[in-house]
Molecule: Glycine riboswitch aptamer
Organism: Erythrobacter sp.
RNA sequence: CGGGCGCGCGCGGGAGAGCUCGCGGGGCAAGCCGGUUUCGGUUGGCCCCACGGCGCCGAAGGAGCAACCGCCCCGGAAACUCUCAGGCAAAGGGACCGCGCGGGCCCU
Numbered sequence: 001c002g003g004g005c006g007c008g009c010g011c012g013g014g015a016g017a018g019c020u021c022g023c024g025g026g027g028c029a030a031g032c033c034g035g036u037u038u039c040g041g042u043u044g045g046c047c048c049c050a051c052g053g054c055g056c057c058g059a060a061g062g063a064g065c066a067a068c069c070g071c072c073c074c075g076g077a078a079a080c081u082c083u084c085a086g087g088c089a090a091a092g093g094g095a096c097c098g099c100g101c102g103g104g105c106c107c108u
Stems, first nucleotide, its partner, number of pairs: 002107004007102007018054001020053003024049005030043005055088003061084001062082003068076003
């Protein structure tokens, strides 16, 4: 110099499933009533947070079986399966893929 394996970072792409129901707290504008400096009560609407219920998704993570691989015991192993976790408008996350940069181990 060349090759193989894998790691980290940056950029880009990246699916699925209720923007569901209920209660509480907070915020926003509006209507109505009373009062009329100030304000109080009330009605539903929209948004946010925290919880609870049912339904659902799987591509963070986790777990299980297995083709297969290693092979004493046994172990490893998926985009399959389960859904504990996570998720079900947007945002965010996201297995995996592409490009770039960095350095690690091994071969030569």